[in-house]
RNA sequence: GCGUUUUUAGCUCAGCAGGAAGAGCGGCGGUCUUCUAAAUCGUUGGUCGGUGGUUCAAGUCCAUCAAGACGCG
Numbered sequence: 001g002c003g004u005u006u007u008u009a010g011c012u013c014a015g016c017a018g019g020a021a022g023a024g025c026g027g028c029g030g031u032c033u034u035c036u037a038a039a040u041c042g043u044u045g046g047u048c049g050g051u052g053g054u055u056c057a058a059g060u061c062c063a064u065c066a067a068g069a070c071g072c073g
Base pairs, nucleotide, nucleotide: 001072002071003070004069005068006067007066010025011024012023013022019056026044027043028042029041030040031039049065050064051063052062053061
């Protein structure tokens, strides 16, 4: 330098033909317990890496930039 791939909640990840976002863990509060832990109930969460474009509508399609990983030279 070229190619492929990943980038979604604090963390690990879903989102399968575009119709405005979910799970588990975590955090907070309650119940229970002498206390803690465990269990259980409730609650808290994200302008989906940035910028443009296509579309009535984009996490999802296109371009480009940034960062990580792998391969080639």

Predicted 3D model of a 73-nucleotide RNA (transfer RNA) from Phaeophyceae sp. The gene name in the source record is trnR-UCU. It matches the Rfam family "tRNA". The coordinates come from a structure-prediction model, not an experiment, and the mean pLDDT is 84.